[in-house]
Context: one part of a larger RNA
């Protein structure tokens, strides 16, 4: 001096509590143990592993197994000698790599550049150590916290400042004091998002005046209005009463689109955890070099008595079915997005105007209203299961891919202990887009629709902060 304590004070946090909806019970999906395998590739395992590395495993990826093949080598730099191009394209043998036989020739006036062949230095390794390491993340925890200079105290380890009285979301600020200052963190400075004003109006808007259509901003035209792009104003406890120490600052009102950090994001101190990562990537040592290295072919990462986590869909009438109606926003388009129009029940097919996009196109949002039917059944609920059919994507859907209609109709009738997310445009609930990506999500990031209920309170649970206290712990 720290660390603990089923000590003590104070004080905070969806941490309890008060609510809404879930998880745990049924089916499937996905991950993960186990198991089983020729292999079922590695890594992540309390919170801080488990739809995590994987924003996409049929081949490839791919790192794994089986087989076949190569040995200066799939790639990289040099020397030396040699040689003729090399790729390509056809035939034969093959599962392919390949191997053979034919055809075939590039830039340069040459040298030569490319390129084979052989020798030699060496490539190469997703092999091993994340307890050798750099960089990168996770967590405590955006928690208010951790130091330093000078200086005083102490024999010293240390200690004051950083304690205390307020008050903060805050070591935020004010009094106050052997302290005085200063640094990394709070906070502001950045971005979104809420009003306004100015300028500009295309591809974007249409109030006003025309024109014109079955309709449609369509057309002249216009900048008001909606939006878009840039600039700027606007919020600071500034203004008023109260409390309060005359402070800091709290309560309250005005005025305000917004009020005490408006609301969201980005932003994470010193340090914990020998926390993760040698499989992004770099790196030390140690391994291997006719192989742990490289190439191919098929299989496997998709295996299935179980056990867990994370979701989707259900169990129905605040509903399912069937007509009819109405309103978004972020987005993402040329190896691309595909309109009108025809053909199919339908997935889709045919054909292809338009757009490298505020113009064209994905794009007819869904819940929603408005009618009509089901009438409480394991059903007109639920949709696994599993038939044949047909459809797209790719060399190629068997092991292994996503849709479609028909026919098939399984558990399930609200879930034990026990546990979780949320305090506002939040929960819950409804579509919608993107990124990977030929194809492929119930995940993953994002966008908008509709939209709640509670909070008295801090005695308890869990965490975490100040002080103080006790200790055979360092």
């Nucleotide at each position: 001096u720290g660390a603990c304590g089923g000590g003590a004070c104070c004080c905070c946090g969806c941490a309890c509590a008060a609510g809404c909806g879930g998880c745990g019970g049924a089916g499937c999906a996905u991950g993960c143990g186990g198991c089983u395998u020729a292999a079922u590739u590695c890594g992540a395992u309390g919170a801080u592993a488990c739809c995590c590395g994987u924003a996409g495993a049929a081949c490839c990826u791919u790192a794994c197994c089986u087989g076949g093949a190569c040995u200066u080598g799939a790639c990289a730099u040099a020397u030396a000698g040699g040689g003729a191009a090399a790729a390509g394209u056809u035939a034969u043998a093959g599962a392919a790599a390949u191997a053979u036989a034919a055809u075939g020739u590039g830039c340069a006036u040459u040298a030569g550049c490319g390129c084979c062949c052989u020798a030699u230095a060496c490539a190469g390794g997703u092999g091993g150590u994340g307890c050798a390491u750099g960089g990168c993340u996770g967590u405590c925890g955006u928690c208010a916290g951790c130091u330093c200079g000078u200086g005083u105290c102490g024999u010293g380890a240390g200690a004051u400042g950083u304690u205390g009285g307020g008050u903060u979301a805050a070591g935020u600020c004010c009094c106050g004091c052997a302290a005085c200052g200063a640094g990394c963190g709070c906070a502001a400075c950045c971005c979104c998002u809420g009003u306004c004003c100015u300028a500009u109006g295309u591809u974007g808007c249409c109030a006003g005046c025309a024109a014109g259509u079955a309709a449609u901003g369509u057309u002249g035209g216009g900048g008001a209005c909606u939006c878009a792009u840039a600039g700027g104003a606007g919020a600071c406890u500034g203004c008023c009463g109260g409390u309060g120490a005359u402070a800091a600052a709290c309560c309250g009102g005005a005025g305000g689109a917004a009020g005490g950090u408006g609301g969201g994001g980005a932003c994470g101190a010193c340090g914990u955890c020998a926390a993760g990562u040698c499989a992004u990537c770099a790196u030390g040592c140690c391994c291997c070099u006719u192989a742990u290295g490289u190439c191919c072919a098929g299989g496997g990462c998709u295996g299935c008595a179980c056990g867990c986590a994370u979701g989707c869909u259900a169990c129905a009438a605040u509903g399912g079915c069937a007509a009819g109606u109405a309103c978004a926003a972020c987005g993402a388009g040329u190896c691309g997005c595909a309109a009108u129009a025809c053909c199919g029940c339908g997935a889709g097919g045919u054909g292809g105007a338009g757009c490298a996009a505020a113009u064209c196109u994905c794009u007819u949002a869904a819940a929603g209203c408005u009618u009509g039917u089901c009438u409480c059944a394991g059903u007109u609920c639920g949709g696994a299961u599993a038939g044949g059919a047909g459809u797209c994507u790719g060399c190629a859907a068997c092991u292994c891919g996503a849709g479609u209609a028909c026919a098939u109709g399984a558990a399930g009738c609200u879930g034990g202990a026990a546990u979780u997310g949320c305090u506002a445009g939040u929960a819950a609930u409804c579509g919608c887009g993107g990124a990977u990506c030929a194809g492929c999500g119930c995940g993953c990031c994002g966008c908008g629709g509709u939209g709640a209920a509670u909070a008295c309170g801090u005695u308890c649970c869990c965490g975490g902060g100040u002080c103080u206290u006790g200790u055979a712990c360092a």